[in-house]
RNA sequence: CGGGCUAUAGCGCAGGGGUUAGCGUACAAGUCUGGGGGACUUGGGGUCGUGGGUUCAAGUCCCACUAGCCCGA
Numbered sequence: 001c002g003g004g005c006u007a008u009a010g011c012g013c014a015g016g017g018g019u020u021a022g023c024g025u026a027c028a029a030g031u032c033u034g035g036g037g038g039a040c041u042u043g044g045g046g047u048c049g050u051g052g053g054u055u056c057a058a059g060u061c062c063c064a065c066u067a068g069c070c071c072g073a
Base pairs, nucleotide, nucleotide: 001072002071003070004069005068006067007066010025011024012023013022018056027043028042029041030040031039032038049065050064051063052062053061
């Protein structure tokens, strides 16, 4: 310098144009238990890496950039 992959909740991930952005775990509260451990229920938490573009509508498609990983030179 060129190419590829990844970026979504504290952490690990799903969602690949249209329902309210979801699952596990963690966190908070409650119930069960004499207590602990454990189980169950409920709740909070996301401006989807940044900036533009396409579209009636973008987490999703396109472009640039940033960061990480890999390959090549």
Predicted 3D model of a 73-nucleotide RNA (transfer RNA) from a Spirochaetota bacterium. Its Rfam family is "tRNA". RNAcentral holds the sequence, with entries from ENA and MGnify. The organism belongs to Spirochaetota, within Bacteria. The same sequence occurs in records of 2 taxa. Model confidence (mean pLDDT): 83 of 100.